Transfer RNA from uncultured Synechococcus sp., 82 nucleotides, folded computationally.
Rfam family: tRNA. Rfam's curators write: Transfer RNA (tRNA) molecules are approximately 80 nucleotides in length.

RNA sequence: GGGAGCGUGCCGGAAUUGGUAGACGGACUCGACUCAAAAUCGAGCGCCUUCGGGCAUGUGGGUUCGAGUCCCACCGCUCCCA
Numbered sequence: 001g002g003g004a005g006c007g008u009g010c011c012g013g014a015a016u017u018g019g020u021a022g023a024c025g026g027a028c029u030c031g032a033c034u035c036a037a038a039a040u041c042g043a044g045c046g047c048c049u050u051c052g053g054g055c056a057u058g059u060g061g062g063u064u065c066g067a068g069u070c071c072c073a074c075c076g077c078u079c080c081c082a
Stems, first nucleotide, its partner, number of pairs: 001081007010026003019065001028044005046055003058074005
């Protein structure tokens, strides 16, 4: 330089043919239990919020009533070829 694939919370990882984003699990926080801890059980857990809601799938555009999903460009990572 050429080609291909991938990018979603703190982490792993889902989401039918484009139709409620983050199911489920781990970690974490609070509580129960315990002399205490572990284990177990209950609740919470993307970000912001005036608590009504708003925003969010690498970044920026496009298509569409509607995009994590389709199209274009760019960024990053991985693999293959030279």
About this RNA
Its mean pLDDT, the model's own confidence on a scale to 100, is 80. The sequence was found in a public genome assembly.